Predicted 3D model of a 73-nucleotide RNA (transfer RNA) from a Nanobdellota archaeon. Rfam family: tRNA. By type it is a transfer RNA.
RNA sequence: GCCCGGGUAGCUCAGAAGGUAGAGCGUCCGGCUGUUAACCGGAAGGUCCCAGGUUCGAGUCCUGGCCCGGGCG
Numbered sequence: 001g002c003c004c005g006g007g008u009a010g011c012u013c014a015g016a017a018g019g020u021a022g023a024g025c026g027u028c029c030g031g032c033u034g035u036u037a038a039c040c041g042g043a044a045g046g047u048c049c050c051a052g053g054u055u056c057g058a059g060u061c062c063u064g065g066c067c068c069g070g071g072c073g
Base pairs, nucleotide, nucleotide: 001072002071003070004069005068006067007066010025011024012023013022019056027043028042029041030040031039049065050064051063052062053061
């Protein structure tokens, strides 16, 4: 330098064909228990890496860039 994969909640990751952003863990509150843990219920938490473009509408499609991983030279 070229090619491929990835970047979404604090962490690990879902989210096919564009249409109200989710799960598990963690955190907080509550229940249960003599207490803790476990278990059960609930809640908070998101500029979806950045900048443009297409579209009535973009996490998703297109272009450029940044970062991480891998391959080739």

RNAcentral records the identical sequence in 2 taxa. Lineage of the source: Archaea > Nanobdellati > Nanobdellota. Model confidence (mean pLDDT): 82 of 100.